C1' cells in the first nucleotide's frame, strides 16, 4: 500500500521549551481556532482496541494500567451520494470518503 472487522454525539493540564501557524482527509471552500500564545518536543492526563489478570476453554462481563498503539477545541468542526421528514431550512437512515486498533496480503 490493499483487504476484512469493530468502533468514531463520551473523556483528557490555568505545567515547562518553543515561537505562528493551526483545525489528517486532492485542490479549493465554510465556519473557527490562535501572542490571553499555533505547529512541534517533555511533562501530565484520558480511554481501553491488542495484551495481562479473574475461570477450566470460548463467548460475554469486571478488574488493573506496568506492556504494544491511539487520543486530549468545535460530533469524524462542516461539506458528498440516496431515501425518509420538515418547509425556509430541520431531523433521521444508509452509503461514501476519513481516523484509529486488531488480523490477513
Nucleotide at each position: 500500500c490493499u483487504c476484512u472487522u469493530a468502533u468514531c454525539c463520551a473523556g483528557a493540564g490555568a505545567g515547562g521549551u518553543g515561537g505562528a501557524g493551526g483545525g489528517a482527509a486532492a485542490a479549493g471552500g465554510g465556519c473557527c481556532c490562535g501572542a490571553u500564545g499555533a505547529a512541534a518536543c517533555c511533562c501530565g492526563g484520558c480511554a481501553a482496541c491488542c495484551g495481562g489478570u479473574g475461570u477450566a476453554u470460548a463467548a460475554a462481563c469486571a478488574c488493573a494500567a506496568u506492556g504494544g498503539u491511539g487520543c486530549c477545541a468545535a460530533u469524524u468542526c462542516c461539506a458528498g451520494c440516496a431515501g425518509a421528514u420538515a418547509u425556509a431550512u430541520u431531523u433521521c437512515u444508509g452509503c461514501a470518503a476519513g481516523a484509529u486498533a486488531a488480523g490477513a496480503g
This is a predicted structure of a 105-nucleotide RNA (SAM riboswitch aptamer (S box leader)) from Clostridium polyendosporum. RNAcentral holds the sequence, with entries from Rfam. Taxonomically the source falls in Clostridium (Bacteria, Bacillati, Eubacteriales, Clostridiaceae). The model forms 97% of the base pairs in the Rfam consensus. The prediction has a mean pLDDT of 78. Rfam family: SAM riboswitch aptamer (S box leader). Its family is annotated with regulation of gene expression in the Gene Ontology.